[in-house]
């Protein structure tokens, strides 16, 4: 310098226009069981008051009624090639 991929929740990781606060698994709280703990079981796990409604998917813009998802730039790791 060139092509390519990838970045989503405390950690992994799937999801690729609507049904998404977004599967699943760990870790964290809470309850069950247990003489205690571990393993094992249910439940919660973004924020507020359930209903809902608000805010988020590296940053900022833009499409669109409607964006983690599709366009631009920009940041930052990976691979390839020079």
């Nucleotide at each position: 310098g060139g092509a390519g991929g990838c970045g989503u929740a405390c950690c992994c990781a799937a999801g690729u226009g609507g049904c998404c606060a977004a599967a699943g698994g760990g870790a964290u709280c809470a309850g069950a069981c247990u003489g205690u703990a571990a393993a094992u079981c249910u439940g919660a796990c973004g924020c507020g008051u359930u209903a809902c409604g608000c805010u988020u998917c590296g940053g900022a813009g833009g499409u669109u009624c409607g964006a983690a998802u599709c366009c631009u730039c920009c940041c930052g790791c990976c691979u390839c090639c020079a």